Molecule: SAM riboswitch aptamer (S box leader)
Organism: Chloroflexota bacterium
Order: sequence, then structure tokens, then C1' cells
RNA sequence: CCCUUAUCAGGAGUGGUGGAGGGACCCGGCCCAGCGAAGCCCGGCAACCGCCUGUUCGCUGUGCACAGCACAGCGCGGGAACGGUGCCAAUUCCGCCAGACCCUGUCUGGAAGAUAAGGG
Repeated sequence: CCCUUAUCAGGAGUGGUGGAGGGACCCGGCCCAGCGAAGCCCGGCAACCGCCUGUUCGCUGUGCACAGCACAGCGCGGGAACGGUGCCAAUUCCGCCAGACCCUGUCUGGAAGAUAAGGG
């Protein structure tokens, strides 16, 4: 960098540093920002992967001196001490394309994008 799958309306700081920008890209809007942006540090959120757990969960398999017990895998539920990431204004801030409708708009799907896991 490419492919596949899943998720994207919830959640997360009156901290330190830093100094002018930021909200993915182009364009258009609309916002945030010297009452201090980005970045960095600390802190936190979450639970995708690893991990832990079910002593009242289910299925399958295996073992055993087999009405039972143990172990393993998978599913489902729970957790967050530890590891790999991610994230911490506004729906992914809104827009684009297609369709539907109770047509100042709303909804559904798609595109684009982000993140994770797996593969190339």
C1' cells in the first nucleotide's frame, strides 16, 4: 500500500507543557481556539485483539475405577489488574450519489474516511 470482515448517535480532564492554529484531503458551509489551537506528557474512556472469569450458562469432543467428574474447543454472559492498538467538542460536525416519504426536511442504502482483526 491492497483485499476481506466488523464497528462508527454512547463514553472519556477547571491537569502540566506549548505557543497559533484546529475540525482527514480539495471546495463550500458551520464551528472550536490568547477565558490558550495543534503537538508532547500525565490522566481518562472503551473493550477490537490478547488476557481473566461463570462454584446456578449452553453445545461439542476427549479422558477416567463413567447415574458423575475433569480437561479442551466453540458460543453466550461478566470483568479491566496486565499486554497490543484505538479514542477523549459538535452523528465520522454537515455536504457527495441513489431511492423512499407526512418533501424549509426526514429516513434507508451507497461512496469517501477512521479504527480493529485477519490475509496478501